The part of an RNA shown here (large-subunit ribosomal RNA, domain II) has 684 nucleotides and comes from a Bdellovibrionia bacterium. It matches the Rfam family "Bacterial large subunit ribosomal RNA".
Context: one part of a larger RNA
RNA sequence: GUCUGUGAGUUAAUGUCACAAGCAAGCUUAAGCCGUUUAGGUGUAGGCGCAGGGAAACCGAGUCUGAAUAGGGCGAUUUAGUUUGUGGCAUUAGACCCGAAACCCGGUGAUCUAAUCAUGGCCAGGGUGAAGCGUGGGUAACACCAUGUGGAGGCCCGAACCAGUUGAGGUUGAAAACUCUUUGGAUGAGCUGUGAUUAGGGGUGAAAGGCCAAUCAAACUGGGUGAUAGCUGGUUCUCUUCGAAAUAUAUUUAGGUAUAGCGUCAGAUAAAUUCUAUCACGGAGGUAGAGCACUGAAUGGGCUAGGGGUCUUUACCGGAUUACCAAACCCAACCAAACUCCGAAUGCCGUUGAUAGUUACUCUGGCAGGCAGACUAUGGGUGAUAAGGUCCAUAGUCGAGAGGGAAAGAGCCCAGACCGUCAGCUAAGGUCCCAAAAUGCAUGCUAAGUGGAAAACGCUGUGGAGCUACUUUGACAAUCAGGAGGUUGGCUUAGAAGCAGCAAUCCUUUAAAGAAAGCGUAAUAGCUCACUGAUCUAGUGGCUCUGCGCGGAAGAUACAACGGGGCUAAGCAUGCUACCGAAGCUACGGGUUCGUAUUUAUACGAGCGGUAGAAGAGCGUUCUCGCGUAGGCUGAAGGUCGACCGAAAGGACGGCUGGACGAACGAGAAGUGAUCAUGCAGAC
Numbered sequence: 001g002u003c004u005g006u007g008a009g010u011u012a013a014u015g016u017c018a019c020a021a022g023c024a025a026g027c028u029u030a031a032g033c034c035g036u037u038u039a040g041g042u043g044u045a046g047g048c049g050c051a052g053g054g055a056a057a058c059c060g061a062g063u064c065u066g067a068a069u070a071g072g073g074c075g076a077u078u079u080a081g082u083u084u085g086u087g088g089c090a091u092u093a094g095a096c097c098c099g100a101a102a103c104c105c106g107g108u109g110a111u112c113u114a115a116u117c118a119u120g121g122c123c124a125g126g127g128u129g130a131a132g133c134g135u136g137g138g139u140a141a142c143a144c145c146a147u148g149u150g151g152a153g154g155c156c157c158g159a160a161c162c163a164g165u166u167g168a169g170g171u172u173g174a175a176a177a178c179u180c181u182u183u184g185g186a187u188g189a190g191c192u193g194u195g196a197u198u199a200g201g202g203g204u205g206a207a208a209g210g211c212c213a214a215u216c217a218a219a220c221u222g223g224g225u226g227a228u229a230g231c232u233g234g235u236u237c238u239c240u241u242c243g244a245a246a247u248a249u250a251u252u253u254a255g256g257u258a259u260a261g262c263g264u265c266a267g268a269u270a271a272a273u274u275c276u277a278u279c280a281c282g283g284a285g286g287u288a289g290a291g292c293a294c295u296g297a298a299u300g301g302g303c304u305a306g307g308g309g310u311c312u313u314u315a316c317c318g319g320a321u322u323a324c325c326a327a328a329c330c331c332a333a334c335c336a337a338a339c340u341c342c343g344a345a346u347g348c349c350g351u352u353g354a355u356a357g358u359u360a361c362u363c364u365g366g367c368a369g370g371c372a373g374a375c376u377a378u379g380g381g382u383g384a385u386a387a388g389g390u391c392c393a394u395a396g397u398c399g400a401g402a403g404g405g406a407a408a409g410a411g412c413c414c415a416g417a418c419c420g421u422c423a424g425c426u427a428a429g430g431u432c433c434c435a436a437a438a439u440g441c442a443u444g445c446u447a448a449g450u451g452g453a454a455a456a457c458g459c460u461g462u463g464g465a466g467c468u469a470c471u472u473u474g475a476c477a478a479u480c481a482g483g484a485g486g487u488u489g490g491c492u493u494a495g496a497a498g499c500a501g502c503a504a505u506c507c508u509u510u511a512a513a514g515a516a517a518g519c520g521u522a523a524u525a526g527c528u529c530a531c532u533g534a535u536c537u538a539g540u541g542g543c544u545c546u547g548c549g550c551g552g553a554a555g556a557u558a559c560a561a562c563g564g565g566g567c568u569a570a571g572c573a574u575g576c577u578a579c580c581g582a583a584g585c586u587a588c589g590g591g592u593u594c595g596u597a598u599u600u601a602u603a604c605g606a607g608c609g610g611u612a613g614a615a616g617a618g619c620g621u622u623c624u625c626g627c628g629u630a631g632g633c634u635g636a637a638g639g640u641c642g643a644c645c646g647a648a649a650g651g652a653c654g655g656c657u658g659g660a661c662g663a664a665c666g667a668g669a670a671g672u673g674a675u676c677a678u679g680c681a682g683a684c
Base pairs, nucleotide, nucleotide: 001684002683003682004681005680006679011093012092013091014090015089016088017087018086019085020084021083022082023081026048027047028046032042033041034040052059053058062074063073064072065071096234097233099231103224104223105222106221107220108219114198115197116196117195118194119193120192121191122190123188125157126156127155128153132149133148134147135146136145137144161185162184163183167180168179169178200216202212203211204210237618238617239616240615241614242613247260248259249258250257251256262369263367264366265365266364267363268362274360275357276356277355278354279353280351281350282349283348289342290340291339295336296335299332300331301330302329304326306325307324308322309321310320311319312318373398374397375396376395377394378393379392380391381390382389403414404413405412418590419589420588421587423586424585425584429580430579431578432565433564434563438577440576441575442574443573444572445571451567457551458550461548462547463546464545465544466543467542468541469540470539478535479534480533481532482531484508485507486506490502491501514529517528518527519526591608592607593606594605595604596603597602598601619673621670622669623668624667625666626665631661638657639656640655641654642653644651645650
């Protein structure tokens, strides 16, 4: 791991509700006793009900409070209970099952290990050479020096022995701590055999919370014990109907619980406009918007107190002036969740009336689940007008919803699956191929593979609409020609001659020509321009709005930003006609629930997605009774195989096996149903 077996809402008492049965203003026994002993009888003590009020005495359809014949409270005026059974639920018990970490009591452990005690054992070999002593030297005597002897040391090197430093291997190991290599100690606080002592809040500890039998921040074992677990996991057959919530309030409360909201079942009121939706009518309101009338904020101008500066017969009082600041007021233009002179749409409340739904409303009682929600759209708060963020509100979907579309996708778009059909029509979305259906029609646009990602900003890309200027008295562009004189204007300057700079910017000749728009020179010169003529010939400039494009455009495994192929339409815009396309709708057949009719088994109508959950109807297993029944060695149960039947759980029949029991039917009682609990046991 698989298979087989086993494995979880039980029992008792009490209460409450529903259903059923008995009796009924009453109902009923308990213990005990008798007995044909799961039968039946007896037993009336007690319990509940028929009357309440008061703390009570007590009174009583009243009573309590009170001084009260007052008022007020609770009652009566309105009679149904009680006993038993079955079922739902609650409480108390282990109370659906398994599961702690722990706590307490009594015992068992020092054959591992820690420390100690008693008694034994062990430490190859080599090195170093302390004290003391001898001899010699030396001293006044010591001291001291040399040499020999000697053999000290938690001394040195290094086996046994003890330890466990480094690296590698091993890691379902050879091993629940090892192997190889390397390393530390190795006469000592050394190592070791045997015997003994210390025991669990205790021991022992050169101290690491270490060790105390592979167990230690409190050993192991039996008991209290089925400790407790607001926590995790699991909880076993089928079908049918309905079908939630993830909110409010409270909580030593926040992943728990209680009450309410939301579900279900039963009963009641009741066919009444009870309820819902739309329309009509009547209301309340201060949001969106808007506004500036208030409260504030805030820009420019005007007017003008006040203040500042300057001037002045400036001591003072005054006066004048001001490119300064500026209240109030006026004009213009604005801003506000906590501003409002105003003010919607929706929504909300109500009324009667109409239309539609047709009980959907409300009440009482039993039983729940649920109080972790998610995204999308819209209105907001918070955040950074960030988040697949967070917190509210309204709606939808998911949750608990399958099907079609969006390549793929809980929450987006379409649409709500009772079952069957090799039938039809559509929705969203699509119709070149993958891949069902238009290589459809009409008119435009796009050239960027834009389509098939993105901004400010930039653009003589291109289409459309409009305004405006010049133009056959010839425009725009191009080419040819002119572009002059007073004058080198004045000032300035070393110079300044159109062209460094300052001020001024006239006049003349002209078809036209600036006291000059650029380049240039030291200054001149020189080259252009404005402006004019000619040639040429028909449009040429400027601006606004708008459609589709272009640039801006850098990312990490791989083209990789159409699902792919590929497409110039098979892209975009507008219009039209076909078709495809779902479990939607229709058709045909079938099942089932409710309702309405009746001819009582038919017709018609409305339904039948579903988690938690509520309610209903069944299948099967073991045992008991009817019943030592039907059946059964001419073969029971069980096993096994098979193409049979039923809407399901399931049920027949036949063959083989098996070798003695045992259906169906009607009742009853439960150790009554397993793919799952890292379940338990066994086999492989």
The sequence was found in a public genome assembly. Lineage of the source: Bacteria > Pseudomonadati > Bdellovibrionota > Bdellovibrionia.